[in-house]
Context: one part of a larger RNA
Molecule: small-subunit ribosomal RNA, central domain
Organism: Chloropicon laureae
RNA sequence: CUGGGCGUAAAGAGUUCGUAGGCGGACAUACGAGUUUGAAGGACCAACCCAUAGAACUCCUUUGGGAAAUCUUUAAUAAGCGUAUGUCUUGAGUCAGAUAGAGGAAAGUGGAAUGUCAUGUGUAGGGAUAAAAUCCGCGAAGAUGUGAUGGAAGGCCGAAAGCGAAGGCAACUUUCUGGGUCUUGACUGACGCUAAAGAACGAAAGCGUGGGUAGCGACAGGGAUUAGAGACCCCUCUAGUCCACGCCGUAAACGAUGAGUGCUAAGUGUUAGAGGGUUUCCGCCCUUUAGUGCUGAAGUAAACGCAUUAAGCACUCCGCCUGGGGAGUACGGCCGCAAGGUUAAAACUC
Numbered sequence: 001c002u003g004g005g006c007g008u009a010a011a012g013a014g015u016u017c018g019u020a021g022g023c024g025g026a027c028a029u030a031c032g033a034g035u036u037u038g039a040a041g042g043a044c045c046a047a048c049c050c051a052u053a054g055a056a057c058u059c060c061u062u063u064g065g066g067a068a069a070u071c072u073u074u075a076a077u078a079a080g081c082g083u084a085u086g087u088c089u090u091g092a093g094u095c096a097g098a099u100a101g102a103g104g105a106a107a108g109u110g111g112a113a114u115g116u117c118a119u120g121u122g123u124a125g126g127g128a129u130a131a132a133a134u135c136c137g138c139g140a141a142g143a144u145g146u147g148a149u150g151g152a153a154g155g156c157c158g159a160a161a162g163c164g165a166a167g168g169c170a171a172c173u174u175u176c177u178g179g180g181u182c183u184u185g186a187c188u189g190a191c192g193c194u195a196a197a198g199a200a201c202g203a204a205a206g207c208g209u210g211g212g213u214a215g216c217g218a219c220a221g222g223g224a225u226u227a228g229a230g231a232c233c234c235c236u237c238u239a240g241u242c243c244a245c246g247c248c249g250u251a252a253a254c255g256a257u258g259a260g261u262g263c264u265a266a267g268u269g270u271u272a273g274a275g276g277g278u279u280u281c282c283g284c285c286c287u288u289u290a291g292u293g294c295u296g297a298a299g300u301a302a303a304c305g306c307a308u309u310a311a312g313c314a315c316u317c318c319g320c321c322u323g324g325g326g327a328g329u330a331c332g333g334c335c336g337c338a339a340g341g342u343u344a345a346a347a348c349u350c
Base pairs, nucleotide, nucleotide: 004321005320006319007304008303012318014201015200016199017198021194022193023192025088026087027086028085029084030083031082032081036076037075038074039073040072041071048066049065050064051063053061054060091191092188093187094186095185096183097182098181099180103177104176105175106174107173108172109171115149116148117147118146119145120144121143125136126135162169163168206247207246208245209244210243211242215241216240220236221235222234223233258317259316260315261314262313263312266295267294268293269292270291271290272289273288274287275286276285277284278283299306300305323350324349325348332343333342334341335340
């Protein structure tokens, strides 16, 4: 390399968009190249087949002929492929009518709770723990009532629920805004799928500038425990956590499962719809579309399991793997303020 693979053994890029490229629906006509078949011709080393000669049927050698394949010319050619032209509606999209939602951004509003401050009542403890101590308290704490202030987070509803490409999204109101689903008809007429390069988004932590800081809390200080305790436990507390703008670009970024299309038993929940039947109402039954769960047939799998949301049966395209360690490291390139990220070896060793 071929082959074989990628849920858990090595292996699906964190996600989406998208250029080149690859692949691509139905019908008709024309042309083209390749494939296939026939004929003629050229050439024909070795081996193969037939014959020939060497004192010689078989091995070896000499000489001659043949078939296949190859090359050229020519004729035909079903299907598939490509190009061009025309047509179509099933793929894709647009319009119309409904509709669910923590989808996104900004502004505003409100309540519970913690903390702090002020003040009233009131007096000696409070708090912490397995037990204590550090700690707070007669400068009046803790408890309790009232008022004020400030920051962060959103109880119940709440769910196997919903939305989003992923990360992720939850008090309430308003404004702006993206996507989806269902139903029916009309329209466009293959406009599609995937996607190297590239671009955008991307938890937490971290970084820069400026704010903010209630609670929590790396670091740090103290108290315990212990042989020691750089820890687990306790007291205090700084960065940070929050906001604005700009970086970083990584996660067990997980469904450890790339995207798209078609096909392949059922049963049972649930979310959003539509149609039909039945019914006084509540409702119930049947069919169907799009999600989201569970149990399971065939099949598949090393097993576990998966099973119409496939890890089944197929096709198209991309990414990735090739023994363990060295190593996701060194060097170089690119990116970054830095931290570092990304691309990515070898010697050596088992």